[in-house]
RNA sequence: AGUGAAGAUAGAGGUGCGAACUGACAAGAGUACUUAGCGACAGGGUGAAAAGAUCCGAUUAUCGCUAAUGGAAAGGGUCAUUCGCCGAAACGUAGAAUAGCUUUUCCUAUUCUAGGUUGGUUCUGCAUUGAAUAAAUGUAGGAUUGUCAGAAUUCAGUAUUCUGGAGGGCUAUCUCACAU
Numbered sequence: 001a002g003u004g005a006a007g008a009u010a011g012a013g014g015u016g017c018g019a020a021c022u023g024a025c026a027a028g029a030g031u032a033c034u035u036a037g038c039g040a041c042a043g044g045g046u047g048a049a050a051a052g053a054u055c056c057g058a059u060u061a062u063c064g065c066u067a068a069u070g071g072a073a074a075g076g077g078u079c080a081u082u083c084g085c086c087g088a089a090a091c092g093u094a095g096a097a098u099a100g101c102u103u104u105u106c107c108u109a110u111u112c113u114a115g116g117u118u119g120g121u122u123c124u125g126c127a128u129u130g131a132a133u134a135a136a137u138g139u140a141g142g143a144u145u146g147u148c149a150g151a152a153u154u155c156a157g158u159a160u161u162c163u164g165g166a167g168g169g170c171u172a173u174c175u176c177a178c179a180u
Stems, first nucleotide, its partner, number of pairs: 002178003006175006014086001016085005022080004033070001034068006043056004047106006089118003093114008119145011147165007
C1' cells in the first nucleotide's frame, strides 16, 4: 500500500429529520352537547357478538324534528419558537403488556420487544388511511440534490456529461482479521 456486509470515534447532504402539558391559525363544526318545544315509542346505555353485572326509563328514558345574538373538545394538520439530531426518521408485519364494567372471540388506543422496507427533497397518476380539498403511506413515472462506482471529453489534474448502485451507503482517523 490492498481486501473485508469486521469494530470504534468524528463528520457531510438540505425547501433535511423528529420532539414539546409551548404559542398562533385553519379544519373538526354551527357538529357533539346544553336548554326549550313538538312528535313517536317501551325499551335503552356501558366499543361489536354471546352470557352476566350494573345504571337510566310512563315524573316519558333511548330515538326523530325545530329553535337559541347558546355552543365545545380530542385525535389528524400548517406555521413559529425552543430543544434534540443526520437511520435523522417514517411505515408495514409478528408477539407481549395496559386501558375501553366482567368472561370468551374480535376491534380501537398507548407502550415495549423482534425483524422487514425506504439515500434526502419535490411534482403527477392510482390505491389505502382520514371528516377532509389537510396530511401520511404504498405503488408507477418524472425532476432535483448529496454520495460512490464505471465510461467519455481533457496531455494530465480540476471540471463537465452520460450510465448505474444504495444509508448494510459515503468521507476522515484509529483498531481488528486476511493475504502479498
Molecule: Lysine riboswitch aptamer
Organism: Psychrobacillus soli